[in-house]
């Protein structure tokens, strides 16, 4: 240096061009003597960063950044 993958809630992962959504945790209430387990409900994301294509972009395309494998 040069090929690929890959970056979405606190974690682990989904959504292949038409309102971003689950599990885990987290908060609130039932239920128990009490805790745990279970039911119920709530909040939580400018989808890495900028630009462009499009009526519309997590998605296509350029570029930068982190991060992982390969080749030199």
């Nucleotide at each position: 240096g040069c090929u690929g993958g890959c970056g979405u809630g606190g974690c682990u992962c989904a959504a292949u061009g038409g309102u971003a959504g689950a599990g885990c945790a987290g908060c609130u209430g039932a239920u128990u003597u009490g805790u745990a387990a279970u039911c119920a409900g709530c909040a939580g994301g400018u989808u890495g960063g900028g630009g462009g294509u499009u009526c519309g972009a997590u998605u296509c395309c350029c570029u930068c950044c982190a991060c992982c494998a390969g080749c030199u």